The part of an RNA shown here (large-subunit ribosomal RNA, domain IV) has 331 nucleotides and comes from Rhopalodia fuxianensis.
Context: one part of a larger RNA
RNA sequence: UUAUAUUAAAGGAACUCGGCAAAAACAUUCUAUAAUUUAGGUUAAAGAAUAACUUAUAUUAAAUUUCUUUAAUAUAGUUAAAAUAAAAUUGAAAACAGCGACUGUUUAAUAAAAACUUAAGUUUUAGCUAAUUUGUAAAAAGACGUAUUAAAACUGAUACCUGCCCAGUGUGAAAAAAUUAACGAAUAAUAACAAAAAUGUUAUUAUUAUAAAUUCUCAUAAACGGCUGCUGUAUUUUUGACAGUACAAAGGUAGCGAAAUUCCUUGGCAUUUUAUUGGUGUCCUGCAUGAAUGGUAUAACGACUGUUUAACUGUCUCUAAUAUAAAUUUU
Numbered sequence: 001u002u003a004u005a006u007u008a009a010a011g012g013a014a015c016u017c018g019g020c021a022a023a024a025a026c027a028u029u030c031u032a033u034a035a036u037u038u039a040g041g042u043u044a045a046a047g048a049a050u051a052a053c054u055u056a057u058a059u060u061a062a063a064u065u066u067c068u069u070u071a072a073u074a075u076a077g078u079u080a081a082a083a084u085a086a087a088a089u090u091g092a093a094a095a096c097a098g099c100g101a102c103u104g105u106u107u108a109a110u111a112a113a114a115a116c117u118u119a120a121g122u123u124u125u126a127g128c129u130a131a132u133u134u135g136u137a138a139a140a141a142g143a144c145g146u147a148u149u150a151a152a153a154c155u156g157a158u159a160c161c162u163g164c165c166c167a168g169u170g171u172g173a174a175a176a177a178a179u180u181a182a183c184g185a186a187u188a189a190u191a192a193c194a195a196a197a198a199u200g201u202u203a204u205u206a207u208u209a210u211a212a213a214u215u216c217u218c219a220u221a222a223a224c225g226g227c228u229g230c231u232g233u234a235u236u237u238u239u240g241a242c243a244g245u246a247c248a249a250a251g252g253u254a255g256c257g258a259a260a261u262u263c264c265u266u267g268g269c270a271u272u273u274u275a276u277u278g279g280u281g282u283c284c285u286g287c288a289u290g291a292a293u294g295g296u297a298u299a300a301c302g303a304c305u306g307u308u309u310a311a312c313u314g315u316c317u318c319u320a321a322u323a324u325a326a327a328u329u330u331u
Stems, first nucleotide, its partner, number of pairs: 001326008010317002014315001019312001027050005036041001038157001051079004056075008080084001093309006099302002104116002120155007132141003158297004163227003168224002170220004177215002185208010228246005255289001256286001267283006
């Protein structure tokens, strides 16, 4: 000097990104229990007690020598101590908010989470030689199943809800019309060759009939997605229920809102502090919220995230001492 332990006056988070680390708490018995709640919980809330002994009383249990004996507990009393769950083992607690309902899963070796999953909700496809998937094929999975089933996709318990838009993209349906490639086919013409001629063969050109798709029509948003401006107006002022105008497929409904989303911003007000770019509540001026890209609320749960309270402490004011084990230096 380092590591691992132990202790510490007064203060008690002043430390620090942050109570990180440490400390506190821990068992049993008794008393006793708030908001809230999906009525199950929350709940180990909070508080007090604890040794040994017995000449007493009561209760319980076991054993029987049936007169009782033993053990435990309670009340009462006695004794000792600084300390009686004497060591070891062994939850720290509470309040508010965010996210995710929950138990569960995950980046073997920097991430355990708010990510994934989940029960539950919805849509689409599929009538069995099923759809879907693997394979060149034979064939196989689906399934020795049969729509209360199987496959694909999204949301993610529960409660209250889930608004408007089919113009664009996609998907499905319909089959009227328009339009359309190459090869091949049919018809006609021209040229060459063959033939007495009819005609045939080859080449070129023109025309005709032919596919799905596309155009067109309808439907579909818990399909991909989208959901406006400008101007004026009420007897101070402000605001604008109201009116006008332009564009659009429709112009953002309920709800929530400086939010895990708010740039300006440390927004305004209130609260918390002596003092707060923090936290909570509220407002709404939403740069750029919003409804299964789910919206809002939510008891319980969480090695999740933010803030606070009491308790506790060498985290700190401010360091010190001791033990053990190493390293270095001197001899």
The organism belongs to Rhopalodia, within Eukaryota. A source record names the gene rrl. The prediction has a mean pLDDT of 82.